[in-house]
Predicted 3D model of a 74-nucleotide RNA (transfer RNA) from a Planctomycetota bacterium. Its Rfam family is "tRNA". Rfam classes the family as a transfer RNA. From the family's description: Transfer RNA (tRNA) molecules are approximately 80 nucleotides in length. Its mean pLDDT, the model's own confidence on a scale to 100, is 80. The sequence was found in a public genome assembly. Taxonomically the source falls in Planctomycetota (Bacteria, Pseudomonadati).
RNA sequence: GGGCGAUUAGCUCAGUUGGUUAGAGCGCCACCCUUACAAGGUGGAAGUCGGCCGUUCGAGUCGGCCAUCGCCCA
Numbered sequence: 001g002g003g004c005g006a007u008u009a010g011c012u013c014a015g016u017u018g019g020u021u022a023g024a025g026c027g028c029c030a031c032c033c034u035u036a037c038a039a040g041g042u043g044g045a046a047g048u049c050g051g052c053c054g055u056u057c058g059a060g061u062c063g064g065c066c067a068u069c070g071c072c073c074a
Stems, first nucleotide, its partner, number of pairs: 001073007010026004019057001028044005050066005
């Protein structure tokens, strides 16, 4: 330098044919339970969907460029 893949909540990951309000587990917070802790129960908060531009009535999803990480080729 070239090719491929990945980037979504604090962490690990889903997300259908582009369609209205983006989800799960763990973690976190409050309360219940306990002498107390853990476990368990109830409720809750938390997202510029890596960035910019474009296509579209509509983009996490499609296209271009850039960034970061991984693999392969030179």